[in-house]
Molecule: small-subunit ribosomal RNA
Organism: uncultured prokaryote
């Protein structure tokens, strides 16, 4: 100087968030087990299960110095002889059996029982204690037996019986008795044993006596040790165990014990225990400690230590100091063994070991050398206690498996973007070292005693003996081949396991393809898996590493420390009140609680601190600290308690008033409904979304008058009143409870809460008796519907009403327990009191209620609370602890029943739930827009044809596109080709690309076979460049890399595209608000086509979108005029030609339009309306342009591309066929159905575009398609090219036609190798359906619809399609209720894959656990009874008996036997509890794709839910009462805002 330095979180509910809440993980630990692996040592530990059964051996003996003796062995002595044998001798060492003593009650094992004074802790008085120790006193003298032994008997054995002999420290009297015990205080009673060593004198029967020392013995008393008993406090769970108790509780007498005591007995009394949990049931040895934890706690009770209990199961005693006795006895039972069947033996929960059980736990080892124990005087003997060794990585600790250097970054592996990277200084190589293991040698300590020989001291008469001390000598080690040290050889012999998606440190490839598998939770796996399996690499720990099981922690997730209850689980429906808990102010006392000191105790070990010893550590060891406790004692007196005295602020009483749907009873009133009677009166009434059932000509409904009866009380009426809550509403009377106000007086803490208990308690329901107008479960009918056990309608019974009695539940809600205190304001309203004046429909103050808003504060948040708290602090009670199962089962209590109250478990899930956010949605709301509707015009749907699709067919009818947003779409054009499909034939480095080698120019002619591809033969041809080396291109052959694929995956992708939608939206930065997701901005008031602009504003700005910029069109100017134009001048058939640039036009450049101007409206704004001017007016018209994103939208068949697949084929070629099929269905179109038309004739006016593989004129031929022809044109020049509708004239006269043109026959033309399958067109002939189209549905708002023609792309040919062009040219829009789509704001939500969402119940199937169940089988227990072994106690007629007494007869006492009491096992009867099982049965749970419906979530399409009753396949429906946890609209009231 020290001794308590100690606290971490994460994953998972959601689209996201916060909070609630469970589940899971990371840590530490273990008597562990399992898997893989395994070098050494030290220290520990090792049947947790069957207290299951045990073979074999050992675990308790010892003493000859207690005794009689000598069976075995050895020695000595003696005898005999055969000289190595026999016999004798207890003489010596010794020692079997026996008598006797001490010890077998310790040590060792186990944890079955036990919830108990068993254990722990602190105390107590009525006790015993062998051996040990201190004191006192004694140890005298006699007697009789019994074992052994001998003889005899029984038995298989165990063992046992009879007769006889004998010793003792065995047994029994007598004597003595300080102290001891009993006592009536006179007295009485009770002991003992010797043994060993030594010895001078004396005696001797020669054995000894006697003395002495030591040990022993007896009596008694202290101590110590150990044990017994009593008591305070503490010591698990269950109340679905609430009452238990008859020796029970106490007393007296007696007995009994070592000892108090109902411990036992007789009598008397009627007590005793229990909600502070008795009794009963279940479970369990307790503690020091151990593990964990920051602690408080929680869990646990192996090893070590203390206590208890047990010893095959149950009972019992004996002996003894001590036992009701693990290795003793007796009895009963079960089991095992032996047997000659008569009878016997046994008890490993001692150490080893065996079987069994089990996931699982060791050697039938060595030794008494040490420590300890028993016996003994001692030597010594015994000791499975113990000391050691063996086995096991079971744990903790330590060491090693090398160290340094070493880049060519080797090889190999793996990956790769093919460059490289990584394994990796790792290896090899080089240089070192040698711990451990191996070899060889050395070598402590554990050993000190005892013994013996001398010395000395004590005892003694003693130089015996004994004891102490000192010295010498001798001897003792299981472990042990010890620890340790040295030598020697050589890197030599020594690394694995788990993991690598997140939590959680560590990533890639291959295989697999919702399979196989993984998984602690979340979750991975359906063809690119860091999650499965393998590999490479990496991470972590390491002779171990993982897994499993278990405990604590994290978990503040049972909250004492340290939680909650408005909506998440959670306030009893509400009062009264018992026990209990808590309690105002002052004074005094006390000292129970409280605080402090001291003392005792809190065993040791352990934990902690400081030292010490093993080389360190683990481990061991010394001292300390600590043991937070209990008890005793001293002190203090603030607070709590108690006692005493006082006070008035809490509480209450009295007096006078006030308001009120407070309650009960009796009476009474009017309106209305219904029914009945009568009158008037006639055909309907009633009801609904619309109807029908129903009522009515037998007179309804309507209307008038009258009567009856029951129920409820409009207006007043009000976030008004009263009541504890449920609840209470016409008026009057009676009875009655409570509240409030004012002022004084009185009592003096009398108070608050309230487990149990008790009362009240809506509606429905039940019982009995009434009553019954209306309404109305059930029921009936009518509708609706796919169905309709519903909603709607017509009827209608219980019931609703009254009286009496039950029931006892509701969303019984403020989802907010009660009492009292404190904490800003403002505004209403009800009752009362006071004050003021200006006397009012007034103002102010105060008090008791009842409301609204709101600050601080609180809250997870809440459009939440906020003096009526959910704020702050307090009292008492109730309740909660994940969801489901389950407001359930069983049991109990209550009830007439319905049912109520109390209330689990198995099993199952990883969530369930709250508040708020963003979306989406709504058969929610508001505002706005759009050819969305409406108003119009024209169509489609009907016909024929064209075209596409589906379907069907087929060898193939290739593929894709599939609501809008596929379907005249890819395809801007399938006869071959295309072509991807089918059939047949054929090729295999390939039809195509690159590289290599060889050959050959390339190329070309002809013939043959064949459908052709192709094959064979054949002719011509030797080229180009060159630095003379060669090179370029092409063809053929060969081999290998490779080519090739319209094969798959658009859900692996790029790119492109569609769609919402040209809709007005989508976002960001900074700031602010919110715990946060998020919000704000972007909402609001206006306005706009527009998030367009203005104003306001915790926002200020910005971006992508809108608009504008671009193109085109409309006007003008300017420039330029050819191929265009032609006013003017010429010319002329003709802008044909020459002038011309004016005009048109062309194409370059500019101008112009901006709400710029005026008036009005508006907020002084933005803007709107109107006007002027202008070619054009409010984005002038049209186009291009498509925000963030959505649809896993479309496309792997345009193209590109990852991965997979095919490779003599899924590639390539050829021919033919198919894509063109055809009972049918749909889409898109064309042509029509006619007179606004058809036909005939004549006649006028465009725009835009194309053309050399082309457009093709004039002219000729043909009825025509077309043919011939070939000018011109690379185009403002030539050409296609005639525009048509229109206009004019004629005809047709409403007809299947002079409409319509399909279809078919014939004849042709054109393109093209080729029009059969399968082209277009022409002519002649034919002349179908169709007379304006059902339900339904489409387009269009102006140069638009409608209508008319023209051109282009593709293309040899082949448009009714597509794209483009111009001509003629309308009607209508009141308006936004409705349909559809969209935008913004708001609201509800159980949706978030987002309503094509979610989700409920029956039924059917499979599996799982569970309740009931006629019962069955066990276990346990109560009561009643029978029975009664052994044993003990009492009694005792019988039998028997050594010591003592005796009068010798006998007695006393004992033993055996008998009997009584108690009692174990066992048995009978009857109950209780519990476990297993049980035909059948009930509900429950779980299970990708079963059935029926659609209950709930939005106003969920009838708002939902709660209680109750009835009904129904099922969710559910209906009645009555209640709630808002209901949307929407409206009204009332209140509040906020100047």
């Nucleotide at each position: 100087a020290a001794a308590u330095u100690g606290a971490a979180g994460a994953g998972u509910u959601u689209g996201a968030u916060c909070a609630u809440g469970g589940c899971u993980c990371a840590g530490a630990u273990u008597g562990a087990a399992c898997g893989c692996u395994g070098g050494c040592g030290g220290c520990a530990g090792g049947c947790u299960u069957a207290a299951c059964a045990c073979a074999u051996g050992c675990a308790a003996g010892u003493c000859g110095a207690g005794c009689g003796g000598u069976a075995a062995c050895a020695g000595g002595g003696g005898a005999g002889c055969u000289u190595g044998c026999u016999c004798c001798u207890g003489c010596u060492g010794a020692a079997c059996a026996g008598c006797g003593g001490c010890g077998g009650a310790c040590g060792g094992g186990u944890g079955a029982g036990u919830a108990a004074c068993g254990c722990g802790u602190a105390g107590g008085a009525a006790u015993c204690u062998a051996c040990c120790u201190g004191g006192u006193a004694g140890u005298g003298g006699g007697g009789g037996a019994c074992a052994a032994c001998a003889c005899g008997g029984g038995g298989a054995a165990a063992c046992u019986c009879g007769u006889g002999c004998u010793a003792a420290u065995a047994c029994c009297g007598c004597a003595u008795a300080c102290g001891c015990c009993c006592u009536c205080c006179g007295g009485g009673g009770g002991a003992a044993a010797g043994c060993a060593g030594g010895g001078g004198a004396u005696c001797u029967u020669c054995g000894g006596a006697c003395c002495u020392u030591g040990c022993g013995c007896u009596a008694u008393u202290g101590g110590g040790u150990g044990a017994g008993c009593c008591c305070g406090c503490g010591u698990c769970g269950g109340a679905u165990u609430a009452g238990c108790u008859a020796g029970u509780u106490g007393g007296u007498g007696g007995g009994g014990u070592a000892a108090a005591g109902g411990c036992c007995u007789a009598c008397c009394a009627a007590g005793g225990c229990g909600a502070c949990g008795a009794u009963c049931c279940g479970u369990a040895g307790c503690u020091g400690g151990u593990c964990u934890g920051a602690g408080a706690g929680g869990a646990u009770g192996a090893u070590c230590a203390g206590c208890c209990a047990c010893a095959c199961u149950g009972g019992a005693a004996c002996u003894g100091a001590g036992a009701c006795a693990c290795g003793g006895u007796c009895c009963a039972g079960a089991c095992u063994c032996c047997u000659a069947c008569g009878g016997g033996a046994g008890g490993c929960a001692g150490c080893a070991g065996u079987g069994g059980g089990g996931a699982a736990u060791a050697u039938u080892g060595c030794g008494c050398a040490a420590u300890g124990g028993g016996g003994g005087a001692a030597a010594c003997c015994c000791u499975g206690a113990c000391g050691c060794a063996g086995c096991c990585a079971u744990g903790c600790c330590g060491c090693g498996u090398g160290u340094g250097u070493g880049a060519a970054g080797a090889a190999g592996g793996c990956c790769u973007u093919a460059g490289g990277g990584u394994u990796g200084u790792a290896a090899a190589g080089c240089a070192c070292u040698u711990u451990c293991a191996g070899u060889a040698g050395g070598g402590a300590g554990g050993a000190a005693a005892a013994g013996u020989u001398a010395g000395u001291c004590g005892u003694u008469a003693a130089u015996a003996g004994c004891g102490g001390c000192c010295a010498g000598c001798c001897c003792u080690g299981a472990c042990a081949u010890u620890a340790c040290c040295u030598u020697u050889a050589g890197a030599a012999g020594a690394a694995g396991c788990a993991c690598c998606g997140g939590c959680u440190a560590a990533c890639u490839c291959c295989g697999u393809g919702c399979c196989a598998g993984c998984a602690g939770c979340c979750g991975c796996g359906g063809u690119a898996a860091u999650a499965c399996g393998g590999a490479g690499g990496g991470u972590g720990c390491a002779a171990g590493c993982g897994u499993u099981a278990a405990u604590c922690g994290g978990a503040a997730u049972u909250a004492c420390u340290g939680g909650g209850c408005g909506u998440a689980a959670a306030g009893c429906g509400c009062g009264c009140g018992u026990a209990g808990g808590c309690g105002g102010c002052c004074u005094g006392a006390u000292a129970a609680g409280u605080u402090g000191g001291a003392u005792g105790u809190g065993a040791a070990a352990g934990c902690c601190c400081u030292g010490g010893g093993c080389u360190c550590a683990a481990c061991c060891u010394a001292g300390g600290a600590a043991c937070u406790g209990c008890a005793u004692u001293c002190a203090a007196a603030a607070c709590u308690g108690u006692c005493a005295g006082g006070c008035u602020a809490g509480a209450g009483u009295a007096u006078g008033g006030u308001a009120g749907a407070g309650g009960a009873u009796a009476g009474u009133g009017g309106a209305a409904u219904u029914u009945c009677c009568g009158g008037u009166g006639u055909a309907g009434c009633g009801g609904u979304g619309a109807a029908a059932u129903g009522c009515g000509u037998a007179g309804a409904g309507a209307u008038c008058g009258g009567a009856a009866g029951g129920a409820a009380c409009a207006u007043c009426a009000g976030u008004g009143g009263c009541g504890a809550a449920g609840g209470c509403g016409g008026c009057u009377a009676u009875c009655u409870g409570g509240a409030c106000c004012a002022a004084u007086a009185c009592u003096g803490a009398c108070g608050c809460u309230g487990a149990g208990g008790u009362g009240c308690g809506a509606a429905a329901g039940c019982g009995u008796g009434g009553g019954g107008a209306g309404c109305a479960a059930a029921c009936a009918g009518g509708a609706u519907u796919a169905g309709a056990u519903c909603c709607c309608c017509u009827g209608g019974u219980a019931g609703u009403c009254c009286a009496c009695g039950c029931c006892g539940u509701a969303a019984a809600c403020g989802a907010u327990g009660u009492c009292a205190a404190c904490u800003a304001g403002c505004c209403g309203u009800u009752g009362g009191a006071g004050g003021g004046c200006u006397u009012g429909u007034c103002c102010c103050u105060u008090u008791a209620g009842u409301g609204g808003c709101g600050c601080a504060g609180c809250u997870a948040a809440c459009g939440g609370c906020a003096a009526u708290a959910a704020g702050u602090a307090c009292u008492c009670c109730g309740c909660c602890u994940g969801g489901g199962g389950a407001c359930u089962a069983c049991g109990g209590u209550c009830g007439c029943a319905a049912g109520a109250c109390u209330a689990a478990a198995a099993c199952u899930c990883a969530a369930a739930g709250g508040a708020a956010u963003u979306g989406a949605c709504g058969g929610g709301g508001g505002c706005c827009c759009g050819c969305a509707c409406a108003a119009g015009c024209g169509g489609u749907g009907g016909a024929g044809c064209a075209u596409g699709u589906g379907g069907u067919u087929u060898a193939a009818u290739u593929c894709g596109a599939u609501g809008c947003a596929a379907c005249g779409c890819g395809a801007a054009g399938a006869a071959c080709c295309u072509u991807a499909c089918c059939u047949a034939c054929c090729c295999u480095u390939g039809a195509c690309a690159u590289a290599c080698a060889g050959a050959g120019a390339a190329c070309u002619u002809u013939c043959c076979a064949g459908a052709g591809a192709u094959g064979g033969a054949u002719u011509g041809g030797u080229g180009c460049c060159u630095u003379c080396g060669g090179g370029a291109g092409c063809u053929c052959u060969g081999a290998u890399a490779c080519a090739g694929g319209u094969g798959c995956u658009g859900c692996a992708u790029g790119g492109c595209u569609g769609u919402c939608g040209u809709c007005a939206g989508c976002u960001c930065g900074u700031g602010u608000c919110g715990u946060g997701a998020g919000a704000u901005g972007u909402u609001g008031g206006g306005u706009u086509a527009a998030g367009u602009c203005c104003c306001g504003u915790a926002a200020c700005g910005a971006g992508c979108g809108c608009a504008a910029c671009c193109c085109u069109u409309a006007u003008c100017c300017u420039u330029a005029g050819u191929u265009g134009c032609u006013a003017c001048c010429a010319u002329u058939u003709a802008g044909u030609u020459g002038g011309g640039g004016a005009c048109u036009c062309u194409a370059g450049g500019g101008a112009a339009a901006c709400u710029g101007c005026c008036g009005g409206u508006g907020a002084c704004a933005a803007a709107c309306c109107g006007g002027a001017g202008g070619a054009a007016g409010g984005u002038g018209g049209g186009g291009a342009c498509g925000a963030c994103g959505u649809c896993a939208a479309g496309u792997c068949a345009u193209c590109a591309u990852g991965g997979c697949c095919c490779u003599u084929a899924c590639g390539a070629g050829u021919a033919g066929g198919g894509c063109u099929a055809c009972a049918c269905a749909c889409g898109u179109g064309c042509u029509a159905c006619a007179a606004u038309g058809g036909g005939a004739c004549g006649u006028a006016c465009a725009a835009a575009c194309g053309g050399u593989u082309g457009c093709g004129a004039a002219c000729c031929c043909g009825c025509g398609a077309g043919g011939g022809g070939g000018a011109g044109c690379u185009a403002a020049u030539c050409u296609g090219a005639g525009a048509a509708a229109g206009c004019g004239u004629c005809u047709c006269g409403u007809a299947g036609u002079c409409c319509g043109g399909a279809u078919u026959g014939g004849a042709g033309u054109c393109u093209g190798c080729a029009a059969c399958u399968c082209g277009a067109c022409u002519c002649c002939a034919u002349g179908a359906a169709g007379u304006c189209g059902g339900a339904a549905u489409c387009g269009c708002u102006a140069g638009u619809a409608a209508u008319c023609g023209u051109g282009g792309a593709u293309c040899a040919g082949a448009a009714u399609g597509c794209c483009a062009c111009g001509g003629u040219g309308a009607a209508u829009a009141c308006g936004u209720u409705c349909c559809c789509g969209g935008g913004c704001c708001u609201u509800g939500u159980a949706c978030a894959c987002a309503c094509c969402g979610c989700c409920c119940g029956u039924c059917a199937c499979a599996c799982c656990a569970u309740g009931g169940g006629a019962g069955u089988u066990g276990u346990u227990u109560g009561c009643a009874c029978c029975a009664g072994a052994a044993g003990u106690a009492g009694c005792u007629a019988g039998c028997u008996u050594a010591a003592c007494c005796u009068u010798c007869g006998g007695g006393a006492g004992g033993g055996c036997g008998g009997u009584u009491a108690c009692c174990a096992c066992g048995g009978u009867g009857u109950g209780g509890a519990u476990a297993a099982u049980g035909a059948c049965u009930g509900g429950g749970g779980u299970g990708a794709a079963g059935u029926c419906g659609u209950a709930a979530c939005a106003a969920g399409g009838u708002a939902g839910c709660c209680g109750u009753a009835g009904g129904g396949g099922a969710a559910c429906c209906u009645g009555c009462g209640g709630c808002u946890g209901g949307a929407u609209c409206a009204c009332c009231u209140c509040c906020u805002u100047a």